[in-house]
Context: one part of a larger RNA
RNA sequence: GAAUGAACGCUAGCGAGAUGCUUAACACAUGCAAGUCGAACGUUGUACAAUGAUUCGUGCUACGCACAAAUCACAACACAAAGUGGCGAACGGGUGCGUAAUACACGGGAAUCUGCCCACAAGUCUAGGGUACAAUCCUGAAAAAAGCGAAAAGCGCUUGGGGAUGAGCCCGUGCAGUAUUAGGUAGUUGGAGAGGUAAGAGCUCACCAAGCCGAUGAUGCUUAGCUGGUCUUUUCGGAUGAUCAGCCACACUGGGACUGAGACACGGCCCAGACUCCUACGGGAGGCAGCAGUGGGGAAUCUUGGACACUGGGCGCAAGCCUGAUCCAGCAAUCUCGCGUGAAUGAAGAAGGGCAAUCUAGCUCGUAAAAUGCUGUCGUCGAGUAAGCGAUAAUGACAACACUCGAAGAGGAAGCCCCGACUAACUCUGUGCCAGCAGUCGCGGUAAGACAGGGGGGGCAAGUGUUAUUC
Numbered sequence: 001g002a003a004u005g006a007a008c009g010c011u012a013g014c015g016a017g018a019u020g021c022u023u024a025a026c027a028c029a030u031g032c033a034a035g036u037c038g039a040a041c042g043u044u045g046u047a048c049a050a051u052g053a054u055u056c057g058u059g060c061u062a063c064g065c066a067c068a069a070a071u072c073a074c075a076a077c078a079c080a081a082a083g084u085g086g087c088g089a090a091c092g093g094g095u096g097c098g099u100a101a102u103a104c105a106c107g108g109g110a111a112u113c114u115g116c117c118c119a120c121a122a123g124u125c126u127a128g129g130g131u132a133c134a135a136u137c138c139u140g141a142a143a144a145a146a147g148c149g150a151a152a153a154g155c156g157c158u159u160g161g162g163g164a165u166g167a168g169c170c171c172g173u174g175c176a177g178u179a180u181u182a183g184g185u186a187g188u189u190g191g192a193g194a195g196g197u198a199a200g201a202g203c204u205c206a207c208c209a210a211g212c213c214g215a216u217g218a219u220g221c222u223u224a225g226c227u228g229g230u231c232u233u234u235u236c237g238g239a240u241g242a243u244c245a246g247c248c249a250c251a252c253u254g255g256g257a258c259u260g261a262g263a264c265a266c267g268g269c270c271c272a273g274a275c276u277c278c279u280a281c282g283g284g285a286g287g288c289a290g291c292a293g294u295g296g297g298g299a300a301u302c303u304u305g306g307a308c309a310c311u312g313g314g315c316g317c318a319a320g321c322c323u324g325a326u327c328c329a330g331c332a333a334u335c336u337c338g339c340g341u342g343a344a345u346g347a348a349g350a351a352g353g354g355c356a357a358u359c360u361a362g363c364u365c366g367u368a369a370a371a372u373g374c375u376g377u378c379g380u381c382g383a384g385u386a387a388g389c390g391a392u393a394a395u396g397a398c399a400a401c402a403c404u405c406g407a408a409g410a411g412g413a414a415g416c417c418c419c420g421a422c423u424a425a426c427u428c429u430g431u432g433c434c435a436g437c438a439g440u441c442g443c444g445g446u447a448a449g450a451c452a453g454g455g456g457g458g459g460c461a462a463g464u465g466u467u468a469u470u471c
Stems, first nucleotide, its partner, number of pairs: 001471004006467005013339006019332002021297001026295003030292003035087003040084002043081004051073005057067004094250003104174006112167002117163002120160005126141001128139003147155002176222003183213003188210004193205003225247004229240004252273005275286004303329001305328003311325001312323004342374001344372002352365004378412001380407005390398001415460005420441003426455005436443002
């Protein structure tokens, strides 16, 4: 000098764009954050048109017809509830505990799987039983299969090999410190056989051999998520890994599997543990490292906001529903950028302050002020919403926005640090090795340009200085 997710002191007008628990992966009150489908299915409730049958009454053009009432049957469309079933819940969102290699980055490989999606081929025919009387559910026989729908549409279902996407596995190279860690290893290293997996393999097992790694640093210990990037630098390098993007790991602590195309699953299950809560004491419930918010810790880090209008996601034929993802708003000078705090004229060089004083009224603050005539950015107040943008045929949270018009009036808007040298900027008074200053050298013991105050000056400016850290 540059920089920061910064903090602290003093000060503070506005706008835009960013950013905002770096510490306790500490504990959490409350609300919300994953649902959806009635065009898979029955049940219950609400609501209930039309039609038919029976009984009774009245009227008539009278073996019947019409009207009114009651009961019964059938029961469309619709709404709601709990449920069966399907798909989703493995995405999206959070955090960085662990991990020094089962990670990550780059480049290769062969022994694999892949729901929804794309193109293609073939099929979708019939019995029985269970379930709450049902089913696109389960069981089960034929290779498999499932039907829904007003429907020839359409949506599904089964099988087959392809594509795409996603994922698993293997190899090479790179990727911290420490030798005041020198030996480590027994499924350990290899074989052939079996099991196991979607898949190769000591992945697992019985048997056989005795190997394998290591000063080119094994093993141990300490520290740490990795990368694209970010900061700095002329370069080389050094430091770093907040926000954004990719990958990994984790979800109170430890372990385990189930379901499924996919999990060994943050808002699923089981077991054990710690903690918290409820209880009729028999027994139960919970997991904010989701969004807000609370306590605690800390120098320190925000609202228990609005909307699904946009972009996406899930479900659905669709209408649509859900979405603390997301888009917005709120708070904070935390950072960057932009604007303003007036401009013109104005010498009696006013008053006043400071300094000099007999060179006998000087120098300076200083065109500065006052005064005169102006302007209206920003702010304040009042009014408006035409056209246009995010939105396209409709739908705008933002939005009392932005924007446009008008009014008044210089009115409401400047501070912080420094002035011995480094280092831009000097004098007076006070103090007297005291009080104090200080980044380094150093200053202060009676004329202090270094302390404190005044005047003056310098630097930056809605900021400015200090502290911490990096180059």

The part of an RNA shown here (small-subunit ribosomal RNA, 5' domain) has 471 nucleotides and comes from Zygnema cf. cylindricum. Model confidence (mean pLDDT): 81 of 100. The gene name in the source record is rrnS. Taxonomically the source falls in Zygnema (Eukaryota, Streptophyta, Zygnematales, Zygnemataceae). It matches the Rfam family "Bacterial small subunit ribosomal RNA".